[in-house]
The prediction has a mean pLDDT of 81. A computed fold for an 81-nucleotide RNA from Gallionella sp., annotated as c-di-GMP-I riboswitch aptamer. The sequence was found by an Rfam model in a public genome assembly. The model forms 95% of the base pairs in the Rfam consensus. Lineage of the source: Bacteria > Pseudomonadati > Betaproteobacteria > Nitrosomonadales > Gallionella.
RNA sequence: GCAGUUACUUGGCAAACUUGUUGAAAGGCAAGGGCGCAAAGUCACCGGCCUAAGGGAAACUAUGGUAGCGGGACUGCAGCA
Numbered sequence: 001g002c003a004g005u006u007a008c009u010u011g012g013c014a015a016a017c018u019u020g021u022u023g024a025a026a027g028g029c030a031a032g033g034g035c036g037c038a039a040a041g042u043c044a045c046c047g048g049c050c051u052a053a054g055g056g057a058a059a060c061u062a063u064g065g066u067a068g069c070g071g072g073a074c075u076g077c078a079g080c081a
Base pairs, nucleotide, nucleotide: 001080002079004077012037013036017032018031019030020029021028022027035068041074042073043072045071046070047069048066049065050064054061055060
């Protein structure tokens, strides 16, 4: 620099579920676990989705989340040159 076709070997991450903890909740974190993942690394910028404490008569509402929903940005990687 190229491509995402080849991840066997050696390694990496870790869904559901369980326990603890935190939070209003969704969810997060730690340990166990292993459905899967070649960016399942990072970032809520755009769309989607979840929650609704607070606000509101109610409908509803994000300033809370989700990066393992898609797009985008940045970084990295077995391999090839």